Transfer RNA from Candidatus Lambdaproteobacteria bacterium RIFOXYD2_FULL_56_26, 77 nucleotides, folded computationally. The organism belongs to Candidatus Lambdaproteobacteria, within Bacteria. Its mean pLDDT, the model's own confidence on a scale to 100, is 81. It was read from a public genome assembly. Its Rfam family is "tRNA". It is annotated as a transfer RNA.
[in-house]
RNA sequence: GGGGUUGUAGUUAAGUUGGUUAUAACGCCAGCCUGUCACGCUGGAGGCCGCGGGUUCGAGCCCCGUCAACCCCGCCA
Numbered sequence: 001g002g003g004g005u006u007g008u009a010g011u012u013a014a015g016u017u018g019g020u021u022a023u024a025a026c027g028c029c030a031g032c033c034u035g036u037c038a039c040g041c042u043g044g045a046g047g048c049c050g051c052g053g054g055u056u057c058g059a060g061c062c063c064c065g066u067c068a069a070c071c072c073c074g075c076c077a
Stems, first nucleotide, its partner, number of pairs: 001073007010026004019057001028044005050066005
């Protein structure tokens, strides 16, 4: 330098043919439970879907650019 994969909550992941409110587990907070802690139960907070544009009535999903991590190929030494 060329090609590919991945990027979604604090963490790990799901997300159907593009469709109205983005989902789960763990973690966090509050309450219940308990002599206390843990476990368990109930509720809650937490998201620029890497970033910037485009297409569309509508984008996490499609297109372009770009950034980061990883993998493969190539070049120089």